[in-house]
Molecule: transfer RNA
Organism: Deltaproteobacteria bacterium
RNA sequence: GGUUCGGCAGCUCGAGGGUCGAGCGUCCGGUUGAAGCCCGGAAUGUGAAGGUUCGAGUCCUUCCCGAACCA
Repeated sequence: GGUUCGGCAGCUCGAGGGUCGAGCGUCCGGUUGAAGCCCGGAAUGUGAAGGUUCGAGUCCUUCCCGAACCA
């Protein structure tokens, strides 16, 4: 340098072009003598910039980051 794959919540992952979700974690409340378990609730989000579309995490282009392979 080229090809392929990936980048989404604190972590691990999911998501048919139509309100972004789950598990674990964090915080608040309940429960307890106090904790744990359990119950109720909350916060936190799609790598960047363009394009297509009524509508983009998803499709297209370029760039950035990571991994594998080729040279």